[in-house]
This is a predicted structure of an 84-nucleotide RNA (transfer RNA) from an Alphaproteobacteria bacterium.
RNA sequence: GCCCCUGUGGCGGAAUUGGUAGACGCGGCAGACUCAAAAUCUGUUGGUGGCAACACCGUGCUGGUUCGAGUCCGGCCAGGGGCA
Numbered sequence: 001g002c003c004c005c006u007g008u009g010g011c012g013g014a015a016u017u018g019g020u021a022g023a024c025g026c027g028g029c030a031g032a033c034u035c036a037a038a039a040u041c042u043g044u045u046g047g048u049g050g051c052a053a054c055a056c057c058g059u060g061c062u063g064g065u066u067c068g069a070g071u072c073c074g075g076c077c078a079g080g081g082g083c084a
Base pairs, nucleotide, nucleotide: 001083002082003081004080005079006078007077010026011025012024019067027045028044029043030042031041032040046057047056048055049054060076061075062074063073064072
């Protein structure tokens, strides 16, 4: 230098014929159980604003296509692999 793959909550990881983003697990928080713990069970858990209802933002960054993009296209960044 060229080619391929990957990038999503605190972590792993889903959502690919483009149509509710965050399923499920781990972890966290609250509760039950216990003398007290552990284990187990129940609820909850992206961010900001708001008393609340709710609103807005959020898929590495940036631009494009589209009624609509995590998903398709261009450029860039980071990580991994291959070739020279």
The organism belongs to Alphaproteobacteria, within Bacteria. Rfam family: tRNA. From the family's description: Transfer RNA (tRNA) molecules are approximately 80 nucleotides in length. Rfam classes the family as a transfer RNA.